[in-house]
Context: one part of a larger RNA
RNA sequence: CUAUACUUAAGGAACUCGGCAAAUUUACUCCGUACGUUCGCAAAAAGGAGUGCCUUUUAAGGUUUCAAAAAAUAGGGGUAGCGACUGUUUAACAAAAACUUAAAACUUUGCAAAUUCGCAAGAAGACGUAUAAGGUUUGACGCCUGCCCAGUGCUUGAAAGCGAAAGAUAUUUGUUUACGCAGAUAUUAUAAACCCAAGUAAACGGCGGUCUUAACUAUAAGGAUCCUCAGGUAGCGAAAUUCCUUGGCGGGUAAAUUCCGUCCUGCAUGAAUGGCGUCACGACUACCCCACUGUCUCUAGUAUAGCUUCA
Repeated sequence: CUAUACUUAAGGAACUCGGCAAAUUUACUCCGUACGUUCGCAAAAAGGAGUGCCUUUUAAGGUUUCAAAAAAUAGGGGUAGCGACUGUUUAACAAAAACUUAAAACUUUGCAAAUUCGCAAGAAGACGUAUAAGGUUUGACGCCUGCCCAGUGCUUGAAAGCGAAAGAUAUUUGUUUACGCAGAUAUUAUAAACCCAAGUAAACGGCGGUCUUAACUAUAAGGAUCCUCAGGUAGCGAAAUUCCUUGGCGGGUAAAUUCCGUCCUGCAUGAAUGGCGUCACGACUACCCCACUGUCUCUAGUAUAGCUUCA
């Protein structure tokens, strides 16, 4: 010096991106236990007390140790974000807010099912039958899920238009003695598709601008006008989304770019590409408090093993 253990006065997170690491707590019995809540939980909440051995009449008394749960054996609380939960995942840098999930919706499929594999035979679906099976999206639960079918899809549609080859009819060319064979032109009759029309957004998706107005000012319920398929509803909102921005105000600190509440001026929120809440849960993320500590002020010492140097 390195590694692994242990101790360190006073202070106690001042360390640091961040309490990372360490420390605290830890067993059993009894007492006691808040907010919230889907009434199941939360909860071992929190917070306290006791604990060995001996005697006895069980009231109690005695007794050893520094210490009797002698070791091993949860630190706790509050607020918020995300995801309901248990579960799964990048074998060897990511365990998560990602995936899954129960549940919800749309859609296909009437059974020789749709769908999938295979050239085929055949097989899975299924020895199942719409309370079933396949596909897509959302993702417990609660309150809800607004407007737009112009575009792109999808579905439907005995009209019209357009519409290929083969075919039919007519004319005709080459060749052939002929039958034929090979063509050309015209007409006819046409499939799907396209076009056209309608429907459909829990299909892909989309959801405006300008001017003006109330007897202080400000603001604009209202009015005018242009454009659009329709102009963003309920909710939420400086957000995991806010550029300006460390927005303004309030809380917390002596002091706060983080955090919590509120406002709305939403660069560029918004409703199953789900919106907003939410008990419980989480080796998730952010902030705060108690306890605790060598993380630190600020180091020091001990043990074991090793490296190096000297002897």
The part of an RNA shown here (large-subunit ribosomal RNA, domain IV) has 311 nucleotides and comes from Pyropia endiviifolia. The full RNA is in RNAcentral, with records from ENA and SILVA. The prediction has a mean pLDDT of 87. The gene name in the source record is rnl. Lineage of the source: Eukaryota > Rhodophyta > Bangiophyceae > Bangiaceae > Pyropia.